The part of an RNA shown here (small-subunit ribosomal RNA, central domain) has 350 nucleotides and comes from a metagenome. It matches the Rfam family "Bacterial small subunit ribosomal RNA".
Context: one part of a larger RNA
RNA sequence: CUGGGCGUAAAGCGCAUGCAGGUGGUUCGGUAAGUUGGAUGUGAAAGCUCCUGGCUCAACUGGGAGAGGUCGUUCAAUACUACCGGACUUGAGAGCAGUAGAGGAAAGUGGAAUUCCCGGUGUAGUGGUGAAAUGCGUAGAUAUCGGGAGGAACACCAGUGGCGAAAGCGGCUUUCUGGACUGUUUCUGACACUCAUAUGCGAAAGCUAGGGUAGCAAACGGGAUUAGAGACCCCGGUAGUCCUAGCUGUAAACGAUGUGAACUUGGCGUCGGCGGGUUCAAAGCCGUCGGUGCCGUAGCCAACGCGAUAAGUUCACCGCCUGGGGACUACGGCCGCAAGGUUAAAACUC
Numbered sequence: 001c002u003g004g005g006c007g008u009a010a011a012g013c014g015c016a017u018g019c020a021g022g023u024g025g026u027u028c029g030g031u032a033a034g035u036u037g038g039a040u041g042u043g044a045a046a047g048c049u050c051c052u053g054g055c056u057c058a059a060c061u062g063g064g065a066g067a068g069g070u071c072g073u074u075c076a077a078u079a080c081u082a083c084c085g086g087a088c089u090u091g092a093g094a095g096c097a098g099u100a101g102a103g104g105a106a107a108g109u110g111g112a113a114u115u116c117c118c119g120g121u122g123u124a125g126u127g128g129u130g131a132a133a134u135g136c137g138u139a140g141a142u143a144u145c146g147g148g149a150g151g152a153a154c155a156c157c158a159g160u161g162g163c164g165a166a167a168g169c170g171g172c173u174u175u176c177u178g179g180a181c182u183g184u185u186u187c188u189g190a191c192a193c194u195c196a197u198a199u200g201c202g203a204a205a206g207c208u209a210g211g212g213u214a215g216c217a218a219a220c221g222g223g224a225u226u227a228g229a230g231a232c233c234c235c236g237g238u239a240g241u242c243c244u245a246g247c248u249g250u251a252a253a254c255g256a257u258g259u260g261a262a263c264u265u266g267g268c269g270u271c272g273g274c275g276g277g278u279u280c281a282a283a284g285c286c287g288u289c290g291g292u293g294c295c296g297u298a299g300c301c302a303a304c305g306c307g308a309u310a311a312g313u314u315c316a317c318c319g320c321c322u323g324g325g326g327a328c329u330a331c332g333g334c335c336g337c338a339a340g341g342u343u344a345a346a347a348c349u350c
Base pairs, nucleotide, nucleotide: 003322004321005320006319007304008303012318014201015200016199017198021194022193023192025088026087027086028085029084030083031082033081034080035077036076037075038074039073040072041071042069048066049065050064051063052062053061054060091191092188093187094186095184096183097182098181099180103177104176105175106174107173108172109171110154115149116148117147118146119145120144121143125136126135162169163168206247207246208245209244210243211242215241216240220236221235222234223233258317259316260315261314262313263312266295267294268293269292270291271290272289273288274287275286276285299306300305323350324349325348332343333342334341335340
């Protein structure tokens, strides 16, 4: 001395539910397993420490003493932990009264716009670009007016606004449905926290089957640009994008910051409540709870920065890291229709 770390250097599982496991509020009584003390047994020899002797010294070696334990038996102690029993209400949950919300699912519905079709007016261009051309147009386009079809997305409101575990969620209406917050302190009485394996959810792209297809648009074709142009720009355009049912299971799935709890000067916004005070009624004002932002004290940090929404000070539990490349790889296992995913080396090399 008994690892150190994980915002950006390697490192927080994409997110949740949760069994085992680990950990666990206040108080009283009991037991005495852990724990603490005493006694006793044992802890061979060698070794180790101390004392002392023998080889001229030392190494080496003889003698004596001691230390050495997750040990056994027994007696005792009862602060803490554990176990058993009783009680409590502040953790947790429930009830009641309210509140806000793009939380989720299904059905219906609305207007603007794009495109296409039909008809009217009308005539030679239009479109596109840095400039052009391909393209479209006298078989009447573009423009403009009227009617119709269909699909997808919802301008303004709109906000470092809201909701959701995350992914994510935005026209309007209805039905079904999850969660949160505030107030009250009515009830239960520790019922809690975390969580390996497991289970569920999980953008986009992709896959299977069946629909749908307005716009956009990988691939593909053409026009340009260019030394070339497999691109950027332009004209077209199929998968796909949309719906239903299933699969896939990955993202810079990011706050690059695991979850829960406690503690620690402040200031300024904003969203949802409640109380006080004020008012004709409000707002401003004061207090308080829950979210969401900005700036900063102490402290922390390699610095940048973080700073009550901590990256400060602590506790509980889980995950992960251990030089760069090889390697988000090979092999094997598991999963998948496939694409591939997941788990995950070594040789060699610097």